Model confidence (mean pLDDT): 85 of 100. Predicted 3D model of a 520-nucleotide part of an RNA (small-subunit ribosomal RNA, 5' domain) from a metagenome.
[in-house]
Context: one part of a larger RNA
RNA sequence: GGACGAACGCUGGCGGCGUGCCUAACACAUGCAAGUCGAACGGAGCACCCUUGAAAGAGGCUUCGGCCAAUAGAUAGGAAUGCUUAGUGGCGGACGGGUGAGUAACGCGUGAGGAACCUGCCUCGGAGUGGGGGAUAACACAUCGAAAGGUGUGCUAAUACCGCAUAAUGUACAGAGAUCGCAUGGUAAUUGUACCAAAGAUUUAUUGCUCUGAGAUGGCCUCGCGUCUGAUUGGCUAGUUGGCGGGGUAACGGCCCACCAAGGCGACGAUCAGUAGCCGGACUGAGAGGUUGAACGGCCACAUUGGGACUGAGACACGGCCCAGACUCCCACGGGAGGCAGCAGUGGGGAAUGUUGCGCAAUGGGGGAAACCCUGACGCAGCAACGCCGCGUGAAGGAAGAAGGUCCUCGGAUUGUAAACUUCUUUGACAAGGGACGAAACAUGACGGUACCUUGAAAACAAGCUCCGGCUAACUACGUGCCAGCAGCCGCGGUAAUACGUAGGGAGCGAGCGUUGUCC
Numbered sequence: 001g002g003a004c005g006a007a008c009g010c011u012g013g014c015g016g017c018g019u020g021c022c023u024a025a026c027a028c029a030u031g032c033a034a035g036u037c038g039a040a041c042g043g044a045g046c047a048c049c050c051u052u053g054a055a056a057g058a059g060g061c062u063u064c065g066g067c068c069a070a071u072a073g074a075u076a077g078g079a080a081u082g083c084u085u086a087g088u089g090g091c092g093g094a095c096g097g098g099u100g101a102g103u104a105a106c107g108c109g110u111g112a113g114g115a116a117c118c119u120g121c122c123u124c125g126g127a128g129u130g131g132g133g134g135a136u137a138a139c140a141c142a143u144c145g146a147a148a149g150g151u152g153u154g155c156u157a158a159u160a161c162c163g164c165a166u167a168a169u170g171u172a173c174a175g176a177g178a179u180c181g182c183a184u185g186g187u188a189a190u191u192g193u194a195c196c197a198a199a200g201a202u203u204u205a206u207u208g209c210u211c212u213g214a215g216a217u218g219g220c221c222u223c224g225c226g227u228c229u230g231a232u233u234g235g236c237u238a239g240u241u242g243g244c245g246g247g248g249u250a251a252c253g254g255c256c257c258a259c260c261a262a263g264g265c266g267a268c269g270a271u272c273a274g275u276a277g278c279c280g281g282a283c284u285g286a287g288a289g290g291u292u293g294a295a296c297g298g299c300c301a302c303a304u305u306g307g308g309a310c311u312g313a314g315a316c317a318c319g320g321c322c323c324a325g326a327c328u329c330c331c332a333c334g335g336g337a338g339g340c341a342g343c344a345g346u347g348g349g350g351a352a353u354g355u356u357g358c359g360c361a362a363u364g365g366g367g368g369a370a371a372c373c374c375u376g377a378c379g380c381a382g383c384a385a386c387g388c389c390g391c392g393u394g395a396a397g398g399a400a401g402a403a404g405g406u407c408c409u410c411g412g413a414u415u416g417u418a419a420a421c422u423u424c425u426u427u428g429a430c431a432a433g434g435g436a437c438g439a440a441a442c443a444u445g446a447c448g449g450u451a452c453c454u455u456g457a458a459a460a461c462a463a464g465c466u467c468c469g470g471c472u473a474a475c476u477a478c479g480u481g482c483c484a485g486c487a488g489c490c491g492c493g494g495u496a497a498u499a500c501g502u503a504g505g506g507a508g509c510g511a512g513c514g515u516u517g518u519c520c
């Protein structure tokens, strides 16, 4: 000198774009953050329609007992339609969002390999969608419990569940040949045997479902190389290293198990200890390099702590389940409930870090045939000079060089064209009027009456901070008297201090200026 997710002191006009718990992966009140589909299904409720027609009843008749009766519509039954939806069922809750605790590791980066693998939704192609069955929630009744929540009996539907049929270019086994490969082996064709499927819906056009081939996308595994410090850590290792056989997995593999062998790693730094998420990048530097990993993007890991599996194409699953621990809450003491490292917000810690905002209008995501619903992702707004950038706080003229201040050799010098004064201008702020783009056919704008445009008024509302001994741009007076104090280094101060304090003047930067911390 540059840089910063900065903090502190003094000061502070506006706008644009960014950024904002670096500390306690500490604890969390409250609200919201993942739902959707009635075009899978049976119900329930409401509306509408048809039938029924109680009590009432204008009016009429009357023997005054009553009778007829327009109207109105309780109740009950039925069928179609529309709306709403608790439940069964489907898809999605494995994405998106957060954090950096752990991890020195094939975790990450880079380059290869998988002849050892999986892949819902999507795209392309080939086939099929036949015929049956038994349940169960909802519901009703009964019942237990303070609650959370259950239990029993009975009924019912499906794209829920289960057999059967059909079946190959599918899978497994067996057979013989072809071809290819670095080995195990792969590929295509062929013969035989065995095995495996399905679901409908609304409507007339679709969309689903099942099997299978290929693609795309996403994932999983293996390997080469690279990846901090310490030897004041020198030996480490028993599923340890390898084999045979098996189990398990989508798949290879001590991944796991039985048996057998005695191996494996290590001064080219094993093991141990400390520290740490990694990278694209960022900062600095002429470069080499050094430092760093906030924001944005990729990968990984985690979700109160530890463990476990279930479901599923995909999880060992942040807002799912089970167990254990700590903590908090409710309780009728028998038992239950919870998890902000999602967005806001609270307490605490700290030098220190924001609103319990608006909207799904856009972009994107989930569901749905769609309308649409959901979306604290996202788009915006709010707060903060936290950063970068831009603009303003006026411009021109103006010497009686005014007054005042300061210094003075008392002559004057300086503040100083500075002010006053004259003439202009109106950016921003303010007031009034108009008023968007963002929305690619209809509709739809949170931002927002915002940006922007026009008009108006008046210099009107807008300057500070640090320094002035040398380094280092900038000097005098007074006060103080080794005191009070200053200080980055050298060093100032003990009676004439350009170094302390104040004033005048000056220098530098400027909505900032200094100080501190860290890196180069």
Base pairs, nucleotide, nucleotide: 001520002519003518004517006516007515008514009513010512013391014390015389016388017387018386019384020383021349026347027346028345030344031343032342035091036090037089040088041087043085044084045083046082047081049078050077051076056071059068060067061066098302099301100300107227108226109225110224111223112222113221114220117219118218122215123214124213125212126211127210128209129208130164132162133161139154140153141152142151143150144149170195171194172193173192174191175190178187179186180185200207201206202205228274229273230272235265236264237263240262241261242260243259245257246256247255277299278298279297280296281292282291283290284289304325305324306323307322308321327338328337329336330335355381357380358379359378363377364375365374366373367372394424395423396422397421404415405414406413407412428461430456431455432454433453434452438447464509465508466507467506468505469490470489471488475504476503477502478501479500485492486491

The RNAcentral record of the full RNA draws on SILVA.